[in-house]
RNA sequence: UAAGUAGACCGGAUGGCUGCUCCGGUUCAGAGAAUCGGGGAGGAAAGUCCGAGCUCCACCAGACAAGGUACUGGGUAACGCCCAGGAGGGGUGACCCUACGGAUAGUGCCACAGAAACAUACCGCUUUUUAUAAAAGUAAGGGUGAAAUGGUGAGGUAAGAGCUCACCAGCGAUCAGGUGACUGGUCGGCUGGGUAAACCCUACCCGGAGCAAGACUAAAUAGGGGGAUUAAGGGAUGUCUGGCUCAUACCCCGGGUUGGUCGCUUGACUCCGAUGGCAACAUCGGAGCUAGAUUGAUGGUCAUCGCCCCGGCUUCGCCGGGGUACAGAACUCGGCUUAUAGGUCUACUUAGUCU
Repeated sequence: UAAGUAGACCGGAUGGCUGCUCCGGUUCAGAGAAUCGGGGAGGAAAGUCCGAGCUCCACCAGACAAGGUACUGGGUAACGCCCAGGAGGGGUGACCCUACGGAUAGUGCCACAGAAACAUACCGCUUUUUAUAAAAGUAAGGGUGAAAUGGUGAGGUAAGAGCUCACCAGCGAUCAGGUGACUGGUCGGCUGGGUAAACCCUACCCGGAGCAAGACUAAAUAGGGGGAUUAAGGGAUGUCUGGCUCAUACCCCGGGUUGGUCGCUUGACUCCGAUGGCAACAUCGGAGCUAGAUUGAUGGUCAUCGCCCCGGCUUCGCCGGGGUACAGAACUCGGCUUAUAGGUCUACUUAGUCU
């Protein structure tokens, strides 16, 4: 200098005029108005894919079903998330990916091709013979295929084969290291697959519905109608069992209201420092308060700059033109996923050049 890898941040600024909304103060008798001061949309607010806080269903326990997760250890309120490792794979490398328990519980599938895909001999090779046919042996060679009696090499054999040996893979036993996943050493019989983002088995988790939850209140309507009935039935919104409990919290049909206030923002919160930890994070101390709308505010306009692109020029720079991303809170958090014009920074890797 170029190309990459991992991570973090910004994503407009300033001023004038003017508009909206929330909170607090003052004045006006007051709904309300005026005035002063302070605040007002994100890194994803999106998706609604997970997990919770919170609210309601007058209960408790167990089993099954349905659903979810799946290597190991740690973090967290919790998670399908995060951190650190292990194994397999990709990359020269920094790094990245994994739907990563079980095929010896069982069932299913492996199309086509091929002789044969839960087992087998088409061609071939060797021996016998009537030398044509046929019989016996074989799985080293060839063909088919994603995959064909573990692989490579040597010996041996009638020809061959773990038949024997060496190295390797797999499997089993044992020793050592590690919290563990697993790794390494030694020994051994020589050994037929794959697939569970197929059904399934195993381990663990697991009520339901959701702020349009829910609470209070105003007004209005039909102080409605029918049914069941001594646990029949109801008692979280799958089924069953047991316990406890209810005079109606039961079942069906129909009518009225769609108003107001609360919930509604101090929270598993943010920032700084110290300590512990590889880290995620935890503990302690200090500082801070950062929207609360409800047909739904958080803006508009003018000017000057910033950044990017193009063109021109007298190329220390100037002039002109155009553009300035993705996108708007609605109970609140922790994550994941997706979108994003442009800019800045940190660490590391590779290649080239110079010293």
This is a predicted structure of a 355-nucleotide RNA (Bacterial RNase P class A) from a Dehalococcoidia bacterium. Rfam family: Bacterial RNase P class A. Rfam describes the family as follows. Ribonuclease P (RNase P) is a ubiquitous endoribonuclease, found in archaea, bacteria and eukarya as well as chloroplasts and mitochondria. The sequence is in RNAcentral, with records from ENA. The organism belongs to Dehalococcoidia, within Bacteria.